The RNA shown here (SAM riboswitch aptamer (S box leader)) has 109 nucleotides and comes from a Cyclobacteriaceae bacterium.
The model forms 97% of the base pairs in the Rfam consensus.
Rfam family: SAM riboswitch aptamer (S box leader). Rfam describes the family as follows. The SAM riboswitch is found upstream of a number of genes which code for proteins involved in methionine or cysteine biosynthesis in Gram-positive bacteria.

RNA sequence: GAUUUAUAAAGAAGCGCUGAGAGACAGGCUCUAAGAAGCGCUAGCAACCUGUUCAGAAGAACAAGGUGCUAAUUCCUGAUCCCGGCAAAUGCCGAGGAGAAUAUAAAAC
Numbered sequence: 001g002a003u004u005u006a007u008a009a010a011g012a013a014g015c016g017c018u019g020a021g022a023g024a025c026a027g028g029c030u031c032u033a034a035g036a037a038g039c040g041c042u043a044g045c046a047a048c049c050u051g052u053u054c055a056g057a058a059g060a061a062c063a064a065g066g067u068g069c070u071a072a073u074u075c076c077u078g079a080u081c082c083c084g085g086c087a088a089a090u091g092c093c094g095a096g097g098a099g100a101a102u103a104u105a106a107a108a109c
Base pairs, nucleotide, nucleotide: 001109003107004106005105006104007103008102013042014041015040016039017038021031022030023029025078026077027076028075043070044069045068048066049065050064051062052061053060054059074101080097081096083094084093085092086091
């Protein structure tokens, strides 16, 4: 890096260095010198994998190890389908379904 499977309405931040951007992409909207991103330390959340314990099994618990995560639903929308309203209109507005994309884990290449 491509593939498969699962999950994505919950949860969890302080300090130091540094100094202008960040939220994947596009549009919107938002965060940001009352300090963005990055790096480091500490703390926490969660429970995918390993581990330990309980259990006949299904499964449950713990959180030691490997990842991940700690503004906003994955911040919202994106191509398509359906419903309602407006409209001259193939348009606009609102609600919903199942997806795409993205992220993370695990597997195998």